Model confidence (mean pLDDT): 76 of 100. This is a predicted complex of two RNAs, RNase P RNA and transfer RNA, with 473 nucleotides together.

RNA sequence: ACUGCAGUCCGUUCUGUCGCUGGGCCUUUGAAGGCAAAGAGGAAAGUCGGGGCAACACAGAGCACCAUACUUCCUAACGGGAAGGUACUGCGCAAGCAGUAACAGAAAGUGCCACAGAAACUAUACCGUCCCGAUCUUUCGGGAUAAGGGUGAAAUCGUGAGGUAAGAGCUCACGCGUUGCGGUGGUGACAUCGCAAUGGGGCAAACCUUAUGGGUUGAAAGGCCAAGUAUAUCACGGUUCCACCAGCAGUGGAAUGAUGGUUGCUCGCCUAAACGCUGAUUAUUCAGCUGCCGUGAGGGGUAGGCCGUUAGAGCCAUGCUGCGAAGUAUGGCCUAGAUAAAUGACAGAAACUUCCGGCUCACCGGAAGGACAGAACCCCGCUUACAGGACUGCAGUUUUU
RNA sequence: GGGCGUGUAGCUCAGGGGUAGAGCAUUUGCCUUUUAAGCAAAGGGUCGGUGGUUCGAAUCCACCCACGCUCA
Repeated sequence: ACUGCAGUCCGUUCUGUCGCUGGGCCUUUGAAGGCAAAGAGGAAAGUCGGGGCAACACAGAGCACCAUACUUCCUAACGGGAAGGUACUGCGCAAGCAGUAACAGAAAGUGCCACAGAAACUAUACCGUCCCGAUCUUUCGGGAUAAGGGUGAAAUCGUGAGGUAAGAGCUCACGCGUUGCGGUGGUGACAUCGCAAUGGGGCAAACCUUAUGGGUUGAAAGGCCAAGUAUAUCACGGUUCCACCAGCAGUGGAAUGAUGGUUGCUCGCCUAAACGCUGAUUAUUCAGCUGCCGUGAGGGGUAGGCCGUUAGAGCCAUGCUGCGAAGUAUGGCCUAGAUAAAUGACAGAAACUUCCGGCUCACCGGAAGGACAGAACCCCGCUUACAGGACUGCAGUUUUU
Repeated sequence: GGGCGUGUAGCUCAGGGGUAGAGCAUUUGCCUUUUAAGCAAAGGGUCGGUGGUUCGAAUCCACCCACGCUCA
């Protein structure tokens, strides 16, 4: 110097003219006019995760459902982030370095493992090895075995010795793995050592088990105002007690009270109306109503405005604490708010990149180019897209010293 | 702005871990004087894309892409 990987940051600047959006100030009765400022992003995107905020009376229990899954920490919270542990991969003689990981449990249970193969998880033998019997040879039959071969993605712990008819964790030594107990170090995951038992294939991004967490719905939430319409039809409900009062009526209070609400279901909880008329009956009470009230279904109407709504887990700078993610103190700043939706266009200059020409460079001249994308209640993350440029770390190649 | 679903042959759809199928359509042959119908056969698939889990993915998981439905 170049290339590759990982990470961080920037992602055109200035001037003039004409416009757009919402506010401020001034003039004006008003319409309107004038002035000086402000006005998209690192992802505003996908809407994947979490939170704020709001409604559901309170936000309760169980089941179901969903999510997460090594440890410690950060955070308002998270499936995010930091630092570590373990496993795997690559480089390296090694020490070690770098990268990746949805990384609990397969020794709770169920299920699956195609084809091939004797056999795919509880049993077994195709070739082979050995023994016995038959047989002239050749071969056949019965039994034992699982070392070797073969099949497969995956085959019952590895090496050596003993042992045996031949063999085999059958036995022994060493090693490896798993489980349990104990010691040491560490906050912990874990590491390491000792003893005992044991040799049990894989799949949980199959069901599932364990642990933890999650109430539901989302600004079309929700509140207020205006305008407008028909409650047509259907379903269900329309109690009890107490006090005031001589009594009726009326008023007040308490309980009860679904066809409703509350999370998918159940429980629990919550509240609405809780009045009349007619008929029957000794009364209690019962039945009906094209009466009225309440709730729900359904129907009809509207397609407007304001708030929520931009001062917030806010941004910037410096110091301190911490390995770090972050936290904290001080100082400064106010920084889009539209509703079919503003943030743009043109001209000039500068810088950058590419190409061409002028003598090879420097330099000069000409031409072309600038991505991905655009707020819509707000915030923190993740993921995805992105022309070009800058910096840092690691690795490799070449040249020079 | 929020929520939900779908993507497999030219078309309509099955298949929900083990060699991708059906009906219609297309092509060829038979039948017929010819066409249609009928009979027989053949061709046609990056299972929307990328990555992962697994021995093995259309199927399971994650992220993208396209299309559709719905909510005041």

Rfam match: Bacterial RNase P class A. Rfam classes the family as a ribozyme.